Annotation
Transfer RNA from Firmicutes bacterium ADurb.Bin193, 77 nucleotides, folded computationally. Rfam family: tRNA. The family's RNA type in Rfam is transfer RNA. The coordinates come from a structure-prediction model, not an experiment, and the mean pLDDT is 81.
RNA sequence: GGAGGUAUAGCUCAGCUGGUUAGAGCGUUUGCUUGACGUGCAAAAGGUCGCAGGUUCGAAUCCUGCUACCUUCACCA
Numbered sequence: 001g002g003a004g005g006u007a008u009a010g011c012u013c014a015g016c017u018g019g020u021u022a023g024a025g026c027g028u029u030u031g032c033u034u035g036a037c038g039u040g041c042a043a044a045a046g047g048u049c050g051c052a053g054g055u056u057c058g059a060a061u062c063c064u065g066c067u068a069c070c071u072u073c074a075c076c077a
Base pairs, nucleotide, nucleotide: 001073002072003071004070005069006068007067010026011025012024013023019057028044029043030042031041032040050066051065052064053063054062
């Protein structure tokens, strides 16, 4: 340098044919439970959906460019 893939909550991930409020598990916080811890139960907080632009009535989802990371091929030594 060429090709392919990934990017969504603190972590690991889902998200269908674009459709109205973006989710799960774990974790965190609060309350209950306990003599206390743990377990269990209830509730809550937590999201620029990598960045910028485009298409559309409407974009996490489609298109373009860029960034970071991963795989592979090539090149150099």